A computed fold for a 347-nucleotide part of an RNA from a Dehalococcoidales bacterium, annotated as small-subunit ribosomal RNA, central domain.
The organism belongs to Dehalococcoidales, within Bacteria.
[in-house]
Context: one part of a larger RNA
RNA sequence: UUGGGUGUAAAGGGUAUGUAGGCGUUUUAACAAGUCCUGGUUGAAAUCCUUCGGCUUAACCGAAGAACUGGUCAGGAAACUGUUAGAAUUGAGUUUGGGAGAGGAGAACGGAAUUCCCGGUGUAAGGGUGAAAUCUGUAGAUAUCGGGAAGAACACCAGUGGCGAAGGCGGUUCUCUGGCCCGAUACUGACGCUGAUAUACGAAAGCUAGGGGAGCGAACAGGAUUAGAUACCCUGGUAGUCCUAGCCGUAAACGAUGGACACUAGGUGUGUCCGCCUGAGGCGGAUGUGCCGAAGCUUACGCAUUAAGUGUCCCACCUGGGGAGUACGUCGGCAACGAUGAAACUC
Numbered sequence: 001u002u003g004g005g006u007g008u009a010a011a012g013g014g015u016a017u018g019u020a021g022g023c024g025u026u027u028u029a030a031c032a033a034g035u036c037c038u039g040g041u042u043g044a045a046a047u048c049c050u051u052c053g054g055c056u057u058a059a060c061c062g063a064a065g066a067a068c069u070g071g072u073c074a075g076g077a078a079a080c081u082g083u084u085a086g087a088a089u090u091g092a093g094u095u096u097g098g099g100a101g102a103g104g105a106g107a108a109c110g111g112a113a114u115u116c117c118c119g120g121u122g123u124a125a126g127g128g129u130g131a132a133a134u135c136u137g138u139a140g141a142u143a144u145c146g147g148g149a150a151g152a153a154c155a156c157c158a159g160u161g162g163c164g165a166a167g168g169c170g171g172u173u174c175u176c177u178g179g180c181c182c183g184a185u186a187c188u189g190a191c192g193c194u195g196a197u198a199u200a201c202g203a204a205a206g207c208u209a210g211g212g213g214a215g216c217g218a219a220c221a222g223g224a225u226u227a228g229a230u231a232c233c234c235u236g237g238u239a240g241u242c243c244u245a246g247c248c249g250u251a252a253a254c255g256a257u258g259g260a261c262a263c264u265a266g267g268u269g270u271g272u273c274c275g276c277c278u279g280a281g282g283c284g285g286a287u288g289u290g291c292c293g294a295a296g297c298u299u300a301c302g303c304a305u306u307a308a309g310u311g312u313c314c315c316a317c318c319u320g321g322g323g324a325g326u327a328c329g330u331c332g333g334c335a336a337c338g339a340u341g342a343a344a345c346u347c
Stems, first nucleotide, its partner, number of pairs: 003319004007301002012315001014201004021194003025088007033081002035077008049065006091191001092188003095184005103177007110154001114150008125136002162169002206247006215241002220236004258314006266292012296303002320347003329340004
């Protein structure tokens, strides 16, 4: 390589858009490139295979045949693939009427809580723990009442509820804006699926510059614990956490399960829309989201119309453990580091 695989054994790219490429609905006609048939020609000899023969046999040698699965030429076939021309509507999209939603961006506003500041009341403790201490407090704390300031996060509603491609998204209102679902008719007429390279997005931490800084809190300091305690516990506390602009590009980025289409028992919740039944309610259809289970699959666990079942197409990836996601080189980055990614050796 062929093959066999990728939920948990090695293996699905973090996610999307999309270029090349691969694959692609029904139907008519033409062509004949692929495809198939017939014939010619070529396919050196030797080798291989079959038969016969020669050395006493075998190896070996000789002869004949077959074969040389290929190339090329001519003639023919037209189902399939392809190309060209035409047509169609079920795939895809557009139109129109509704609908739900923490989808995204910006701005404004709100209340509770926390901390701090000012003032009143008030007096000796407060805080913290397994127990303590460091710590705060007679320079009046903690508690309580009134006023003010600041920053961050939005209790209840809240739900295996919703939305988003993923990361993710949760107070309220306004502006701008993306996607999705359902009903209905008309229109376009294969416009589709996937997608190497590429591009965009991408939690947290981290980086650069400028702001901000209430609470929390790496580092750090102190108090405890302990044989020790560079920890767990406590008192403090700087970066950071927040905002703006720019980088980084990684995660158990997980459903550890790539995308699309079709088919294959049911039962029971729940979100949204539509239809029917007179109805609290019930039934049906579509689209999401859960649970339980048939066939089937699976080493097993389990999966099971949201497949890990049965098939088709495309992409990515795996091929014993360690060495190693390391070294070297290259590319990217301000750096941190990221991407690509071996071998010796060893079991």